[in-house]
Molecule: SAM riboswitch aptamer (S box leader)
This record gives sequence, structure tokens and C1' cells, in this order.
RNA sequence: AACUUAUCCAGAAAGACGGAGGGAAUAGGCCCUAUGAUGUCUUAGCAACCUGUUCUAAAUAAGGUGCUACAUCCUUCCUCGCAAGAGGACAGAUAAGAA
Repeated sequence: AACUUAUCCAGAAAGACGGAGGGAAUAGGCCCUAUGAUGUCUUAGCAACCUGUUCUAAAUAAGGUGCUACAUCCUUCCUCGCAAGAGGACAGAUAAGAA
């Protein structure tokens, strides 16, 4: 890398470094960005997938992950709908597992 299962309407930021792109990869739209983004580090926090503890309903948050602009942003395909739109598929992200 590929496979299986579950979830994806919520939540949670400051400082330092750095200096131009970034929101997944190509393109367009939309948006963020020199009032310094994206990124890295530190600290803090959110959450509760796995382990742990209380004890098995639930709670807790010690450990392993993950996350902390908006949103799985829109585009493709299918179904419903006069339309607006709704649902699903594909794709993607995260966790756990198997080989």
C1' cells in the first nucleotide's frame, strides 16, 4: 500500500520558530493568509476508538492514538422531488482488527 468493522450535525488555543502559500491529490468555485497563514516545537485543552481504574449500566481521563478556522466545503454517479432540496454510492479521515 491493499482488506474488514465502526464513526464522521458536537467539542477544544495560546506562545515560540519560520516566511508563502494553504483548506487531501489535479482543475474550477468558495474560503483562510504578510493584522504572518500552512508547517514544526512547547504548554494547555477537546473527545472517549483501544487499554487501564471504579466496577460493569455508567463514570473517570492514567496510558496508546486522534483532534483543536469554517465544513467529510461544492463538483461525479444513483434514487426521490415541479423546484428548492433530501437520501445513498464512490472517494476520504480516524480508530480497532486481521493477514